Small-subunit ribosomal RNA from an uncultured marine bacterium, 1497 nucleotides, folded computationally. Its mean pLDDT, the model's own confidence on a scale to 100, is 85. The sequence is in RNAcentral, with records from ENA and Greengenes.
[in-house]
């Protein structure tokens, strides 16, 4: 800084992602070198070798092989060699090296401290006299399986032990006592001397005492140093102290006697967990994590204990004892300890070689050469980490070939290749080659020591000569592009697409999420990105997370103020002066280890790395100055706090009496059939006398009216009068004390309602019960009863949406308008007015806040103190403490699970919420349907097939404006396979065309005529037949991939843009208001101002008038003609036609309204406020219809899901349902007379007249491509007659016969006539449907399809009503508010049980293991005390022994071990409890709108 909750926005808030980083692992790949690093797991168990020896200049002893010489052939001598190996003795194994098991501690870190030691080293001062007795090894012997052990003999020392001597050192009763010691080499030269060698000197090394330094070690002691209070007390050597053992040393360290101490909410004590530190890695720092390599320190060394020996251990390659394992064993016994290097096995995701040298650095012995040194220095393996190189450079467009995609043009891979010309680094090949080496040795020279030209040491020269790494670094030769490139990822974060396959399947995924046939997310190619010897994935840690806020955060509604007061410890604290230095601020000393960070040099070609020096190390101590603040201490003050005094208001609290009215009961009395109850009703009460009425008692319980966002009380609360007892607040003037204050963890006190105890009361009302409605049910809501309880005393409970959801307290910051209780002034004295407190309440500025809002009564700006919060859910639950009689309360987790949960706020949508408005939507009305036959569509059901499609409204006489073949998609049979159609190529034929045969016909075979057009003579056009491929066809799927078209809300009046304000947005003003309209239609007002697309109008029809025109229409007037007729002359007035135009605009008037718009009512006029009618249908909704009108993407079939034929089928038929039609009759039927339209249509056509037939119709054929002619006779109506209320002279299905047209063809399956037959059926339950004026109704006519079919559609015109009070209601719509837990939008969301799966988890009779506490037991090895039991070399001795010592034995203390009881932890447990999660499961429907009984605690 992004993603992610919403239909969007803000805010809260949690989850994820981008970064660094590692002792890593795993996948996939892999050239080269340099530097580092390499069991995090089981301190698990270990074969093998190796890791600590050394010294002959401390001592005694001393081989063998080999060679060689001689040999008697048994051997001996020399050598080997004073070697090798063993002992005794000294030093040294206490160091290096590994490990981190344990320890929350002086154990590290810091920084002090006094009461110690310190081998080797350095310095110094003195010494080193003279004795003795033994024992290892060697011999011999003997036991043993070995390990090893025992007995004799004999031996030495620098091995032990006395004596002597004390500078000096310890004790000390101050008198004095007590401790030592060792020699080795090398040289000298005298003496005795043959030599050897003794003595003597003298060098070095070594001894012995003791000071002193230095190192290196022991001990104390302020700081600091995980986590849990579901660990709150712990503790008897504990705490001191006296005194004595003990230890190097101080000390309860031990002991014994006193004394009651000593930690501890500033966390004892217990649990769990860890080795600490320099310092690593993150981070802008602050800080979080971490503790591998490197250095400092602790700890450990199989697991417990114990001590020895030494300067130094309670000892990693010592040693005893006990346990566990492992080996060897003759079964009697023994032996071992890899957390040293290497290596095995186990474990694990996971870490290497049984490697080379002491060359150098160091250590350890030595006088020294030297030996030893898995320390170390190197190699070895591993991309495991940083770093550095490389894997070729130039040039090369025919933009090759091959992939990939394409709109088929192309475009992309891509200068990339290949070709052409160079390089040669690094790997190889050949050959030279450092540095790391200082030394030690030999000499030779001076100088030191000495008597010494020995010896040592020293310096300087000379000469030899020491290198594992190493076939090295590195230089140079040769060769040749040669030998060298993968990984992830392309949906957003997050840089980078496209095809193809697959079809909520396979799979992906860090979060959101992808996948259900066109997936830039799944898998594969191609092409991109971004790393690069890597690249990714997984873990971990910081980080971003101001997501624990010290720097840097909250708590009115998002999670989060304790229910309310008092008040401890604590923090915090007015005003002046004086001190004082604890804070604080400054200098200066020390320390603050090296490495590391860092800066600035240097060295490896650079860089990782190495190395110099410098900063830093914010720390801590010591010490010094300064005194402003804080702080102590001392003095004061009065502005904060309090106390006295007058006054003052009030349901503040307790306790005692009183009082009315009103419920109910109960006596009496009038009085009669009812009363109560609801939505309607019942139950319930009364003829035993109720209800009502009147009088009287009774008994409890509240306290109308005053009454007020009045009042008092910390809250919780408090309301009839009166008195007693009492808190607390105000106001006013003085005086008075003099910081006495605020906060408040623990702590205590008060604490609604409802529960509980015991005892009282009980009128009302009332949980629980019961009974009566309602209801599918009703364990609820209604209604009738009714108990606990409500009331009162004591005593308990301690919660409540105990809310202002807002902790106390101070102290600061515009105003305004009430109101309550005091005070003060003014003057007009008043129901006045200014003014100041002390409460309460509305508004509103600054600010503040996510908004909403809050705003002197803060949620503003400060400051004190306390208490909370850190994603939803699980859960305020489980377990554990504490309270309680219970009931519960308080305290308060985790597995597990989700990616959200929430908050304000928009915008819609919805509400059995409002407001206001319209609309045949109600109502008033007229007429239907729903019953009856029939027609006609659907369902459903048959069926070989009964094609498809449409389904609330908005599917259903719909698509279909005609199904007997065809239509025709369907079915059952027969046929075709470039094809019924289209385009191309080839060959053959023009085209065409007649007749016959077979079939059902598609078809098939024969057969006849016919030879056209252009020509550049090659061919060519159109058409036919055959062949080849490409390709046609598909009423096959998908209307949820689509265009287009269309239906609905709805002819509702709405839908939206610019600017510009408003708001953090989202959005909102506009467009809400006030009117008004049919209308967002107009006007007004107005932070909006205009505009679009809708509405009107502009169009067409109809309704009057006028011009112009005048045929086929017309005929008034003039004529002719005729029985008549506009039939003819004419005629342009009138009607019609069909072209133009006038006309209406609330234009006049009057009255309302606001001086507006408009309404209302009137003139005029054919028409009056839209005249009527009609086309026209804003943004959108319905994934609404349609792939079967058409068009089209993807997808399937191609000898069939194409195409032809015949028949069949869409027309079936218990039933349901829609939409019609004819009826049920008398406003009717039925004769018979007479009259009046409009609109249309006609050549494959309409068809006159005449004539025939009861009739359909048949004949005929004028006449007409139409104002000429035909279809065409209107029909209700009128006028008369009849029939007389009936299943009928009504209805006309069914039926039976006979025809008639239409068509190739009326059986399945057409209409239509005649005669005959003559069902149902008498106005239609519950429901519902149209219609508001030329409308409804009711009557004929006509077209379209059409060969033939119409009760249907679609459109003429005839006659022609009745009602509308009105907007409660029911449907639907539109605007404005209001809630909302809903945005797929109420056909929404969403609750518990209950069934089923699966997962963690409490309870649980218990079992199994760990850890400990307490009480005993037990006691190995050792130590230390006592012991005369047994034995004893050195010393004494009177020789008898004595000392002194081992060895036993015995107490003490004690490890492993047992027992018994508790405490705590971990696992498991039949059964059992909630709790989560699962697709579509069962039952209801609790919440979100009045969620239908407001919801909630």
């Nucleotide at each position: 800084g992004a993603g992610u909750u919403u239909g969007a926005u803000c805010a809260u808030g949690g989850c994820u992602c981008a970064g660094a980083u590692u002792g890593a692992a795993c996948g996939c790949u892999g050239g080269c070198g340099g530097u580092a690093g390499g069991c995090u797991u089981a301190a698990c168990a270990c074969a093998u070798g190796c890791a600590a020896g050394u010294c002959g200049u401390g001592c005694g002893a001393g081989a063998a092989a080999g060679u060689a010489u001689c040999u008697u052939c048994g051997g001996a001598u020399a050598u080997g060699a004073g070697u090798a190996g063993a002992g005794c003795g000294g030093c040294g194994g206490a160091c290096g090296g590994g490990u981190g098991a344990g320890u929350a501690a002086c154990g590290c870190g810091u920084a002090g401290g006094a009461a110690u030691c310190u081998a080797c080293c350095u310095a110094g001062u003195a010494g080193a006299a003279g004795g003795g007795g033994a024992u290892a090894g060697c011999c011999c012997g003997a036991g043993g399986a070995a390990a090893c052990u025992c007995g004799g003999a004999u031996u030495a020392a620098u091995a032990c032990c006395g004596u002597a001597u004390a500078c000096c050192u310890c004790c000390u009763u101050c008198g004095g006592g007590a401790g030592a010691a060792a020699g080795a080499a090398g040289g000298c030269c005298u003496c005795u001397c043959u030599u050897u060698g003794a003595a003597g000197c003298u060098u070095u090394c070594g001894c012995u005492a003791c000071u002193a330094g230095a190192u290196g070690a022991g001990c104390c002691u302020g700081c600091g140093u995980a986590a849990g209070a579901u660990u709150a007390g712990c503790u008897u050597g504990u705490u001191g102290g006296u005194g004595a053992g003990g230890u190097a040393a101080a000390g309860g360290c031990u002991c014994a006697c006193c004394a009651a101490g000593g930690c501890u909410a500033c966390g004892a004590u217990c649990u769990u967990u860890a080795g600490c530190g320099g310092g690593u890695c993150u981070g802008a720092g602050a800080g979080g994590a971490c503790g591998a390599u490197c250095c400092g320190c602790c700890a450990c060394a199989u697991u417990g204990g114990g001590a020895c020996u030494g300067a130094g251990a309670c000892a990693c390659g010592g040693c005893c004892c006990a346990g566990a394992c492992u080996c060897c064993u003759a079964c009697g016994g023994g032996a071992g300890g890899c957390a040293g290097c290497a290596g095995u096995g186990g474990g694990g995701a996971a870490u290497a070689u049984u490697g080379g040298a002491c060359a150098a650095u160091g250590g350890g012995c030595g006088a020294a050469a030297g030996c030893c040194u898995g320390a170390u220095c190197c190699a070895g393996c591993c991309a495991u980490a940083c770093c550095g190189c490389g894997u070729g450079u130039g040039u090369g467009a025919a933009g090759a070939a091959g992939g990939c995609c394409c709109u088929a043009g192309g475009g992309u891979u891509g200068u990339a290749a290949a070709g052409c010309a160079c390089u040669u680094u690094a790997a190889g090949u050949u050959g030279g080659g450092a540095a790391g080496a200082a030394a030690a040795g030999u000499u030779a020279u001076u100088g030191g020591u000495u008597a010494a030209u020995a010896c040592c040491c020293a310096a300087u020269g000379a000469c030899c000569g020491u290198g594992a790494c190493a076939u090295u670094a590195c230089c140079a030769u040769c060769a040749g592009a040669a030998u060298a490139a993968g990984g992830a990822c392309c949906g957003g974060c997050u840089a980078a697409u496209u095809c193809c396959g697959u079809g909520c399947c396979a799979g992906c995924a860090g979060c959101c999420g992808c996948g259900g046939u066109a997936a830039u997310a799944c898998g594969g190619a191609a092409g991109g990105u971004c790393c690069a010897a890597g690249c990714g994935u997984u873990a971990a840690u910081c980080g971003g997370a101001a997501u624990u806020a010290c720097u840097g955060g909250g708590c009115g509604u998002a999670a989060a103020g304790c229910g309310c007061g008092c008040g401890u410890a604590g923090g915090u604290g007015g005003u002046u002066u004086g001190u004082u230095a604890a804070g604080u601020g400054g200098a200066a000393u020390g320390u603050g280890a090296a490495a590391g960070c860092c800066c600035u040099g240097g060295g490896c070609u650079c860089a990782a790395c190495c190395u110099a020096g410098g900063a830093a190390u914010u720390g801590c101590a010591u010490c010094c100055c300064a005194a402003a603040c804080u702080g102590g201490c001392a003095a004061a003050c009065u502005a904060g706090a309090g106390u006295a005094c007058a006054a003052g208001a009030g349901a503040g609290g307790g306790g005692u009496g009183u009082g009315g009215a009103a419920u109910u009961u109960c006596c009496u009395g009038u009085g009669u059939a009812g009363c109560g109850g609801u939505g309607a009703a019942a139950u319930g009460c009364g003829u035993a006398g109720a209800u009502a009425u009147a009088g009287g008692a009774a008994g409890g319980a509240a306290c109308a009216u005053c009454a007020g966002u009045g009042g008092c009380g910390a809250a919780a609360g408090c309301g009839a009068c009166g008195c007693c007892c009492u808190g607390g607040c105000u106001u006013g003037a003085u005086a008075c004390u003099g910081a006495c204050a605020c906060u408040g963890a623990g702590g205590u006190g008060c604490g609604a309602a409802a529960g509980c105890g015991u005892g009282g009361g009980g009128a009302g009302c009332a949980a629980a019960c019961a009974g009566g409605a309602u209801u599918a049910g009703a364990u609820a809501c209604c209604c009738u009863g009714g108990u606990a309880g409500u009331c009162c005393a004591c005593g308990c409970c301690g919660u409540a949406a105990a809310c202002g959801a807002u902790g106390u307290c101070u102290a600061c910051u515009a105003g305004c308008c009430g109101u309550u209780g005091g005070g003060g002034g003014a003057c007009u004295u008043g129901a006045u007015c200014c003014u100041u407190u002390a409460g309460u309440g509305g508004c509103g500025a600054a600010g503040c806040u996510a908004a909403c809002g809050c705003g002197a009564u803060a949620a503003g700006u400060a400051g004190a103190c306390c208490g909370c919060c850190u994603g939803g859910g699980g859960a305020g639950u489980a377990c554990g403490g504490u309270c309680g009689c219970a009931a519960g309360a308080u305290u308060a987790a985790a597995a597990c699970u989700c990616a959200a949960a929430u908050g304000a706020a928009u915008u819609g949508a919805c509400g059995g919420g409002g407001g206001c408005c319209c609309g045949c939507a109600c109502a008033a009305g007229c007429g239907g349907u729903g019953g009856a036959g029939c027609a006609u569509g659907u369902g459903g059901u048959u069926u070989a097939a009964u094609u498809c499609g449409a389904c609330g409204c908005a599917a259903c006489g719909c698509g279909a404006a005609a199904a007997a073949c065809c239509u025709u998609a369907c079915c059952u049979g027969g046929u075709c396979u470039u094809g019924a159609c289209a385009u191309c190529c080839u060959g053959c034929g023009a085209a065409c065309u007649u007749u016959c045969u077979a079939g059902a016909g598609a078809u098939a075979g024969a057969u006849u005529g016919g030879u056209g057009c252009c020509u550049u003579c090659g061919g060519g056009a159109a058409c036919g037949c055959a062949g080849u491929g490409a390709c046609a066809g598909g009423u096959g799927c998908u209307g949820c991939a689509u265009g287009g078209c269309u239906g609905u809300c709805g002819u509702c009046a709405g839908c939206u843009c610019g600017u510009g304000u408003c708001g953090u947005g989202a959005g909102a003003u506009g467009u809400u208001g006030g009117g008004u309209u049919a209308a967002g239609u107009c006007c007004c007002g107005u932070a909006a101002c205009g505009a679009g697309c809708g509405c009107a109008a502009c169009c067409c029809u109809u309704g009057u008038c006028c011009u112009u025109a005048u045929u086929u229409g017309c005929c008034a007037g003039c004529a002719c003609a005729u029985a008549a007729u506009g039939g003819u002359g004419g005629g342009a007035a009138c009607u019609c036609u069909a072209a133009g135009g006038a006309g209406a605009c609330u234009g006049c008037c009057g009255g309302u309204g606001a001086c507006a718009a408009a309404c209302c009512g009137g003139a005029g006029g054919a028409a009056g406020g839209u005249g009527g009618g009609g086309a026209c249908g804003a943004c959108g909704u319905c994934a609404a219809g349609u792939c079967a009108u058409c068009a089209u993407g993807g997808c399937c079939c191609u000898u069939a899901u194409g195409a032809c034929c015949a028949g069949g089928g869409c027309u079936a038929c218990a039933c349901a349902c829609g939409u019609g039609c004819u009826a049920c009759a008398a406003u009717g039927g039925a004769g018979c007379g007479u009259a009046c339209a409009g609109a249309g249509g006609g050549u494959u056509g309409c068809u006159a007249a005449g004539c025939c037939g009861c009739g359909a119709g048949g004949u005929g054929g004028a006449g007409c491509c139409a104002a000429u002619c035909c279809c065409a006779g209107a029909a209700a109506a009128c006028g008369u007659u009849u029939c007389g209320u009936a299943g009928u002279c009504c209805g006309g299905a069914u039926c039976g016969a006979a025809g008639u047209c239409u068509g190739c063809a009326a059986c399945u399956c057409g209409a239509c006539u005649u005669c005959g037959u003559g069902a149902a059926g008498u106005c239609g339950g519950a429901a519902u449907c149209g219609c508001u004026a030329g409308u409804a109704a009711u009557c004929g006519c006509g077209a379209a399809u059409c060969a033939g079919c119409a009760u249907g559609u679609c459109g003429c015109g005839g006659u022609g009503a009745a009602u509308a009070c009105g907007u409660u209601c029911c449907c639907g719509g539109g605007c404005c508010u209001u809630g909302u837990a809903c945005a797929c939008a109420c056909c929404g969301c969403c609750c518990g049980u209950c069934a089923c799966a699966c997962c963690a988890u409490g309870g649980g009779a218990g079992u199994g293991g760990g850890u400990u506490g307490c009480a005993a037991a037990a006691g190995a090895a050792g130590u230390g005390g006592c012991u005369a039991g047994u034995c004893u070399a050195a010393c004494c001795u009177u020789c008898g022994g004595g000392g002194g010592g081992a060895c036993g034995g015995u107490c003490a203390c004690c490890a492993c071990u047992u027992u018994g009881u508790g405490a705590u932890u971990c696992a498991u447990g039949a059964c059992u409890g909630g709790g989560g999660u699962g697709a579509a499961g069962u039952c209801g429907u609790a919440a979100c709108a009045a969620g239908g009984u407001a919801a909630c605690c």